[in-house]
Context: one part of a larger RNA
RNA sequence: CACCGCCCGUCAAGCGAUGGGAGCCGGGGGUACCCGAAGUCCUACGUAAGUAGGCCGAAGGUAAAACCGGUGACUGGCGCUAAGUCGUAACAAGGUAGCCGUACGGGAACGUGCGGCUGGAUCACCUCCUU
Repeated sequence: CACCGCCCGUCAAGCGAUGGGAGCCGGGGGUACCCGAAGUCCUACGUAAGUAGGCCGAAGGUAAAACCGGUGACUGGCGCUAAGUCGUAACAAGGUAGCCGUACGGGAACGUGCGGCUGGAUCACCUCCUU
């Protein structure tokens, strides 16, 4: 301070972080494919030198996808804030008891239906305990 109390939600304003998001930018790695240096090896020819072909293969290229970071029209709620708007849902039977689940409805708190709970006041009765 103490019902001239407390208190809920929408809406409006400011600030903060954040989810979704077509797309855009960047990053490293992997996969598949293309190309393929050096070089070993293999095959053929050759007396040999070697020549030709092949396997593997560094670098390079292409593609789609994933991951990470940034950005992003728009969009969703969240938190805080002196005070503002609309109502008054809850707290005393809060003026329709409240609450839980669910469905539908509604500017908003919410309303209504169905089921459940008492953590409901009041009145009456019963049982038990204390004096």
Predicted 3D model of a 131-nucleotide part of an RNA (small-subunit ribosomal RNA, 3' minor domain) from a Candidatus Omnitrophota bacterium. It matches the Rfam family "Bacterial small subunit ribosomal RNA". Its mean pLDDT, the model's own confidence on a scale to 100, is 81. NCBI's taxonomy places the organism under Bacteria, Pseudomonadati, Candidatus Omnitrophota.